[in-house]
Context: one part of a larger RNA
């Protein structure tokens, strides 16, 4: 001097920040991922026409009935999305961060750029509809159908494989560019009448994955560790390279320049402090990384070994017809618990942002806002002037008088905050559309009127006297006060510092 602070007096406003540091403990309840009908076939609702009946001379009006064209609305199919956004820091001394280099060993959905395609068939299943089973969660069987779903053929600018040749290049395995044969590979001409999709190629852009070099904790009262353990041949797997794994062969390979054990710990941009060199430290914002009841595992995907996904195992809850199910807040509120301790079960998608969509537009507890807490930083106020006979009261006295103290009465002023009332935005680029919000802001009006307290006064340390205690009761950061005249205890006046705060108690420099 700092703090995500707490605890003890005390407490007016007001910007803007910041709030479970402990039990990654268990969790009632509500939300937090959905969206597309311009991919596809049901299905519902509404609605001409026509038909029946009432009423009426008739137009016509009520009912029933029917339902095109068409517009809404949606359980299924099917596409994207759901790997992003938010959380939290267990585990992790690791290429896990940092930084700096490589991939001639790689992936890439959606986005741009180029180039070239979409030709010809087919067979199902959802949902429906109809039996049935079971408390439920769910399931079973038989029929019927669509598609941008699936699935065969075909074609090949090209592309991947294989073999033979040229031709250039590199630090090496090799790489690149060309030529011939030969096998293999596409597709939805759908859907809307601006236009958006598919398919294959080549590039970028943004994203990922490997590998090395180099840097950052403690400990030798851990000194020797390693058998897939180090290397090699051949395979397996993987987008790739590897002992990644696996079969055989060698017997290596680490290590006092600290291996191996053990403890602590998410790392970094920073933060606090320090003249710096340094030291601690990593809350809020940003990057990266780990996890998601625990423990293992794959499935789908361009990506996941997947927080609000699957299946197994535990443990724990919670529903049963006892056969059998369900569940997982280290998301935004919010309960209980544990703590010295950290909040509202709020309002909106107006705005930025994201997800789907032609597009309206729907959904977003990301995010904007509001509420609580002086938790912190800043800023403002509780008056301003003038006022001696120095009132009155307290206190102390050497009893003369000092002090409190211009302080107060009282006289003039002024009205910032708060308080009343009126107006009343900006934040919407854009046709609407503002949660915040009648808020900020502006005028008006009333009245000094609603606003001050904590710690300390022995020395270090800025501030002193009385009285009551009498080694007692009690103070103290250290030195050290208290045993009958205590400036140290307690009161009381005085005073001395800080101020909406002042103190204390904890951590670090």
């Nucleotide at each position: 001097g700092a703090c995500g602070a707490a605890c003890g007096c005390u407490g007016g406003c007001g910007g803007c920040g910041u709030g479970c540091c402990u039990a990654a403990u268990a969790c009632a309840u509500g939300c937090a991922a959905g969206u597309c009908g311009a991919a596809c076939g049901g299905g519902g609702u509404c609605c001409a026409a026509c038909c029946a009946g009432u009423g009426g001379c008739a137009a016509c009006a009520c009912c029933g009935g029917g339902g095109a064209c068409g517009a809404c609305c949606u359980a299924g199919u099917g596409g994207c999305g759901a790997a992003c956004g938010g959380g939290u820091g267990a585990g992790u001394a690791a290429c896990a961060c940092g930084u700096g280099a490589g991939g001639a060993a790689c992936c890439u959905g959606c986005c741009c750029u180029g180039g070239a395609g979409a030709c010809c068939g087919g067979g199902a299943u959802a949902a429906c509809c109809c039996u049935c089973c079971g408390a439920a969660a769910g399931g079973a069987g038989a029929g019927c159908u669509a598609a941008u779903a699936c699935c065969g053929g075909a074609u090949a600018c090209c592309u991947c494989c294989a073999c033979c040749g040229g031709a250039u290049c590199g630090c090496a395995u090799g790489g690149u560019c060309u030529g011939g044969u030969g096998a293999a590979g596409a597709a939805a001409u759908g859907g809307a009448u601006u236009c958006c999709g598919c398919u294959c190629c080549a590039g970028g852009a943004g994203g990922g994955c490997c590998u090395c070099g180099c840097g950052g904790c403690c400990u030798a009262u851990c000194a020797g560790c390693u058998u897939g353990u180090u290397g090699g041949u051949g395979g397996g797997g993987u987008a790739a390279c590897g002992g990644c794994c696996c079969a055989c062969c060698a017997a290596g390979g680490c290590g006092u320049c600290g291996a191996c054990g053990g403890g602590u710990a998410g790392c970094u941009g920073g933060u606090c402090u320090g003249a710096g060199a340094g030291g601690a430290c990593g809350a809020u914002c940003a990057g990266c990384c780990a996890c998601a009841c625990u423990g293992g595992g794959a499935c789908u995907g361009a990506g996941a070994c997947a927080c609000g996904g699957c299946c197994c195992a535990g443990a724990c809850u919670c529903c049963u017809a006892c056969g059998g199910g369900a569940g997982g807040c280290a998301g935004c509120a919010g309960u209980a618990g544990g703590g010295a301790a950290u909040c509202u079960u709020g309002c909106g998608c107006a705005a930025u942002g994201g997800g789907c969509g032609a597009a309206a537009g729907c959904c977003u507890g990301a995010c904007g806002c509001a509420g609580c807490a002086a938790c912190g930083c800043c800023g403002c106020g509780u008056g301003c002037g003038g006022g001696a006979u120095g009132a009155a009261g307290g206190c102390c006295u050497u009893c003369g008088g000092g002090u409190u103290g211009u302080a107060a009465a009282c006289c003039g002023c002024u009205u910032u905050c708060a308080g009343g009332a009126g107006g009343g935005a900006c934040g919407a680029a854009u046709c609407a559309a503002g949660a915040c919000g009648g808020u900020a802001c502006c005028u008006c009006c009333a009245g000094a009127a609603g606003a001050a307290g904590c710690c300390c006064c022995g020395g270090c340390c800025a501030a002193c006297u009385a009285c009551g205690u009498g080694c007692c009761a009690g103070c103290a950061g250290c030195c050290g006060c208290g045993g009958u005249a205590a400036c140290a205890c307690g009161u009381a006046g005085g005073g001395g510092g800080c101020a909406a705060g002042c103190g204390u108690u904890g951590u670090c420099c």